[in-house]
C1' cells in the first nucleotide's frame, strides 16, 4: 500500500423584489439551487525527450509519461422517490383475509445546443437554452409532510492474514 471482517462518525441546496386575487414562496414577471462514484486537453510537481549553446547550467517547446490536487445538474454509472414479484415475519381473526415490518430480486428513473481555441472538446472559455418523485394546499425543483427515516458513498479506528 492492497484485499477481508467488525465498529464509529459524516453523508442535499434553493423563490429576493413585484403583479393578479378573498386566498398563491404553488398562477404571471422575475429570483435562486444542483446528492454520490467515474471520466480531463485544467493546475502544481517530478522525470524524460527535442532544440539553442560558450557544454556550467539556465531558458524554450513537447510527452496521448509518473504522482498529487481540483474537475460536468443535462457524458457513463449509482442512490433517492414510485411501482411490481415472491419470501420471511408481527398484530388482529376459528378461518378466509386485512394492516404493518424486514431484507432480496426486478421495473421505472429528467434535461444541451451554438460559437471560440486546438491536431483532437460530452468536462476548458463565451453565449443561449433545458430539467427536477410522491402526498397536502390556489396548480410547488425551492413551503409543509412521510423523514430524528433511507441512502449512493466518504473519512477513521480495531482485529486477523498474505
Nucleotide at each position: 500500500a492492497u484485499g477481508g471482517a467488525u465498529c464509529u462518525u459524516c453523508g442535499g441546496g434553493g423563490u429576493a423584489a413585484g403583479g393578479u386575487g378573498a386566498a398563491a414562496u404553488u398562477c404571471c414577471u422575475g429570483a435562486c439551487c444542483g446528492g454520490c462514484g467515474g471520466u480531463g486537453a485544467g493546475c502544481g510537481u517530478c522525470u524524460c525527450u527535442u532544440c539553442u549553446u560558450g557544454u556550467g547550467g539556465u531558458a524554450a517547446a513537447g510527452a496521448c509519461g509518473g504522482c498529487g490536487u481540483c474537475a460536468a445538474g443535462c457524458c457513463c454509472g449509482c442512490g433517492a422517490c414510485u411501482c411490481g414479484c415472491a419470501g420471511c415475519u408481527u398484530u388482529a381473526g376459528c378461518a378466509a383475509u386485512a394492516a404493518g415490518g424486514c431484507g432480496g430480486c426486478g421495473a421505472c428513473u429528467g434535461a444541451c445546443c451554438u460559437g471560440g481555441u486546438g491536431g483532437a472538446a460530452a468536462u476548458c472559455c463565451a453565449g443561449g437554452g433545458c430539467c427536477g418523485a410522491c402526498g397536502g394546499u390556489a396548480a410547488a425543483g425551492u413551503c409543509c409532510g412521510g423523514a430524528u427515516g433511507g441512502g449512493a458513498g466518504a473519512a477513521g479506528a480495531u482485529c486477523a492474514a498474505a
FMN riboswitch aptamer (RFN element) from Paenibacillus rhizosphaerae, 162 nucleotides, folded computationally. RNAcentral holds the sequence, with entries from Rfam and Ribocentre. The coordinates come from a structure-prediction model, not an experiment, and the mean pLDDT is 76.